The RNA shown here (transfer RNA) has 72 nucleotides and comes from Chytriomyces hyalinus. The coordinates come from a structure-prediction model, not an experiment, and the mean pLDDT is 85. The same sequence occurs in records of 3 taxa. The source organism's lineage runs through Eukaryota, Opisthokonta, chytridiomyceta, Chytridiomycotina and Chytriomyces.

[in-house]
Formats: sequence, C1' cells, structure tokens
RNA sequence: GGAGGGUUAGCGCAGUGGCAGCGCAUCAGGCUUCGAACCUGAGGGUCGUGGGUUCAACCCCCACAUCCUUCG
Repeated sequence: GGAGGGUUAGCGCAGUGGCAGCGCAUCAGGCUUCGAACCUGAGGGUCGUGGGUUCAACCCCCACAUCCUUCG
C1' cells in the first nucleotide's frame, strides 16, 4: 500500500428502513436475625465523526477516525 470485518448503556452483545433492546453490573424495594442467593422495579444511550438518499436511517450510500484479520 490492497482487501475484508468491527465501532449501539459502565462491560459483553442483539437490532438489515417505521417505539433503541437483552444479559451482567449499579441503585431501590421484597425475602432473611444479618448477609449471599432468589423475586420485583428503576436509572443509565449525541447508535464512532461528518455529509448524502428517504415522508422516515442504528439499518442504505460516500468520506474520515479507530480497532481486528488477511494479502503483498
């Protein structure tokens, strides 16, 4: 230098055009003599950045940033 893939909550990840979700973690309540486990609930997101297409974009297109793999 070429090619491919990833970037979404504190962490790990789903979501392939129409309400942004799951698990863990955190917090609160229940339970318990107190804890752990378990049960119930809550908070937490400029969806990497900028632009484009569309009535509507996490999703499609372009550029850039960054990480991984691979070829030379």